This is a predicted structure of a 92-nucleotide RNA (c-di-GMP-I riboswitch aptamer) from a soil metagenome. The model forms 100% of the base pairs in the Rfam consensus.
RNA sequence: GACAAUGGCAAACCCGCCGAAAGACGGGGACGCAAAGCUACGGGUCUACCCCUUGUCUCGAGGCGAGCAGGGCAUGAUAGCCAGCCGCCGAA
Numbered sequence: 001g002a003c004a005a006u007g008g009c010a011a012a013c014c015c016g017c018c019g020a021a022a023g024a025c026g027g028g029g030a031c032g033c034a035a036a037g038c039u040a041c042g043g044g045u046c047u048a049c050c051c052c053u054u055g056u057c058u059c060g061a062g063g064c065g066a067g068c069a070g071g072g073c074a075u076g077a078u079a080g081c082c083a084g085c086c087g088c089c090g091a092a
Base pairs, nucleotide, nucleotide: 001089008033009032013028014027015026016025018023031080037085038084039083042082043081044078045077046076051072052071053070054069055068057067058066059065060064
């Protein structure tokens, strides 16, 4: 980074499967991508099972427990958010 060439990847959505979820994987499918290749203890964003905490709520028992709801929380996820690293071609 070109009305170039060889090619490559594959959004949404649908199906299957894993997961608490975010989301991943496989198949179909193409919105697009010059890095939409790789990298998750650089930053941002997403989720919150467990755990912590609150409640003017409910239940039961005797100042606690359980449920429900709210808030917090990453070692989970996202690189097709920024970023780091490596790479194909060769017009202007």